SAM riboswitch aptamer (S box leader) from Winogradskyella sp., 106 nucleotides, folded computationally. It matches the Rfam family "SAM riboswitch aptamer (S box leader)". From the family's description: The SAM riboswitch is found upstream of a number of genes which code for proteins involved in methionine or cysteine biosynthesis in Gram-positive bacteria. The sequence was found by an Rfam model in a public genome assembly. The prediction has a mean pLDDT of 80.

RNA sequence: UAGUUAUCAAGAAAGGUGGAGGGAAUAGACCCUUAGAAGCCUUAGCAACCCUUAAACUUUAUUAAGAAGGUGCUAAAUUCUACUGUAAAAACAGAAUAGAUAACGG
Numbered sequence: 001u002a003g004u005u006a007u008c009a010a011g012a013a014a015g016g017u018g019g020a021g022g023g024a025a026u027a028g029a030c031c032c033u034u035a036g037a038a039g040c041c042u043u044a045g046c047a048a049c050c051c052u053u054a055a056a057c058u059u060u061a062u063u064a065a066g067a068a069g070g071u072g073c074u075a076a077a078u079u080c081u082a083c084u085g086u087a088a089a090a091a092c093a094g095a096a097u098a099g100a101u102a103a104c105g106g
Base pairs, nucleotide, nucleotide: 001106003104004103005102006101007100008099013043014042015041016040017039021032022031023030026082027081028080029079044074045073046072049070050069051066052065053064054063055062078098083094084093085092086091
C1' cells in the first nucleotide's frame, strides 16, 4: 500500500495537559465546543474481528461461554442529505460511491 471478505441504527467516560476549533473529504444542512474543541497522556469501560474453552458437525460452515493477549471503539445511524423509486412537499424505501474497522494479503 493495491486487492479480497465481513461488519457499520446496539454498546461504553472520567481525570490531567492543552488553548480554538471539531464532527474523513466536496457542497448544503444540522450539531458539539471557552460551563474548554482538536491533539497528547493516564485510568476506566464497551464490544467480541482475531483469539481462548466446550459442544456439535465434517470440509470449512455452526452454537454456547469467556476476555489473558492483538486491534478497534467510548455525542448524534458512518450526524443527515447528494443517486433511484413513491411523492407537490414532508416523509419512507432501496442502491451505489466514498469512508471506518477487522482478518487475509500480492